[in-house]
A computed fold for a 356-nucleotide RNA from Micavibrio sp., annotated as Bacterial RNase P class A.
Its mean pLDDT, the model's own confidence on a scale to 100, is 77.
Of the family's consensus pairs, 93% are formed in the model.
It matches the Rfam family "Bacterial RNase P class A". Its family is annotated with dimeric ribonuclease P complex, tRNA processing and ribonuclease P activity in the Gene Ontology.

RNA sequence: CCAGAAUGUCGGGCAACCGCUCUCCGCAAGGAGGGAGGAAAGUCCGGGCUUCACGAAAACACGGUGCCGGGUAACGCCCGGGCGCAGCGAUGCGACAGAUAGUGCAACAGAAAACAAACCGCCGAUGGCCGUAGCAAUACGGAUCAGGUAAGGGCGAAACGGUGGGGUAAGAGCCCACCACGGAUCUGGUAACAGAGACGGUAUGGCAAACCUCACCGGAAGCAAGACCAAAUAGGGGCCGCACAUGAGAUGUUUUCGACUCGUGGCCCGGGUUGGUUGCUUGAGGCGUCUAGUAAUAAACGUCCCAGAUGAAUGGUUGUCGAUUACAGAACCCGGCUUACAGACAUUCUGGACAA
Numbered sequence: 001c002c003a004g005a006a007u008g009u010c011g012g013g014c015a016a017c018c019g020c021u022c023u024c025c026g027c028a029a030g031g032a033g034g035g036a037g038g039a040a041a042g043u044c045c046g047g048g049c050u051u052c053a054c055g056a057a058a059a060c061a062c063g064g065u066g067c068c069g070g071g072u073a074a075c076g077c078c079c080g081g082g083c084g085c086a087g088c089g090a091u092g093c094g095a096c097a098g099a100u101a102g103u104g105c106a107a108c109a110g111a112a113a114a115c116a117a118a119c120c121g122c123c124g125a126u127g128g129c130c131g132u133a134g135c136a137a138u139a140c141g142g143a144u145c146a147g148g149u150a151a152g153g154g155c156g157a158a159a160c161g162g163u164g165g166g167g168u169a170a171g172a173g174c175c176c177a178c179c180a181c182g183g184a185u186c187u188g189g190u191a192a193c194a195g196a197g198a199c200g201g202u203a204u205g206g207c208a209a210a211c212c213u214c215a216c217c218g219g220a221a222g223c224a225a226g227a228c229c230a231a232a233u234a235g236g237g238g239c240c241g242c243a244c245a246u247g248a249g250a251u252g253u254u255u256u257c258g259a260c261u262c263g264u265g266g267c268c269c270g271g272g273u274u275g276g277u278u279g280c281u282u283g284a285g286g287c288g289u290c291u292a293g294u295a296a297u298a299a300a301c302g303u304c305c306c307a308g309a310u311g312a313a314u315g316g317u318u319g320u321c322g323a324u325u326a327c328a329g330a331a332c333c334c335g336g337c338u339u340a341c342a343g344a345c346a347u348u349c350u351g352g353a354c355a356a
Base pairs, nucleotide, nucleotide: 001352002351003350004349005348006347007346008345009344010343012321013320014319015318016317017316018315020035021034022033023032024031025030037327041338042337044336045335046334047333048332049222050221051220052219054258055257056256057255058254059253060252062218063217064216065215066214067081068080069079070078071077082096083094084093085092086091097213098212102211103210104207105206119153120152121149122148123147126146127145128144129142130141131140132139133138161179162178163177164176165175166174180202181200182199185196186195187194188193226278227277228276229275236269237268238267239266240265241264242263247262248261249260285304286303287302288301289300291298292297
């Protein structure tokens, strides 16, 4: 200098005038202070909070997670580690428990796709056929039937270990060596795992992001939750089901135990209200320092208050600086993940080239 990887920050600033909204002070006029994001988005997870609701326990259904250890209020998140894959590498990704509990799937091709199988091929020692020699036994040769075979070839994504040697009629872990596979046991590690490996001829392949099995977790609904005030109406009408205290009821279902109440569940028609206050922002809060820790993070100390609208507040003009003309606007709150983003900056690391 070029190319990359990871992490973090910014993503308009300053001034004036007018305008909007919240809080506080004020009788009022007015004054002081605050006022959209890193994702506010998606509504995908986890909770806080509210109600069902007086509770407890168990089972089932349904749903979720799935290597080990740690963090956190908790998580499907974060940190560290292991294994596997991709990459020269920094690094990134992983739907990462179980295939000997069972079921199921793999088109077409191929003999054969999971306990088998023979299309081409090889052999034909043994029994059968033919020829020659021989008195005969038998020997040699030929082509094949029976039979043997899975080493070679073919098909396929994948064919029941691989290479070499021996052996055989031809072959085959049939035997041997090495590799691969299984593996008692030992060593290191909290663990996942890693290393070594007695012994063994040893195939019982793949898919569970297929059903399933195993382990762990989960009540439901949600601020349009809920509470209060004001006002108004029709304390309305009908149908069906269960039940009669040995019963019924209560936010997944069922059962059991205790307590409470006295009917209860569903559907249809009709009437009134659509107003106001609250919930509503001080929080598992932000920032800084120090200690512990590889880190995530935790404790302690100090400091700050940082939007609360409700048909929905941030706007307009001017000047100047900048360049950053991007994605884009809170609606109960918080911790995450995912997606979108023009461009600028910083730090660390990797690869390459050059120079000293």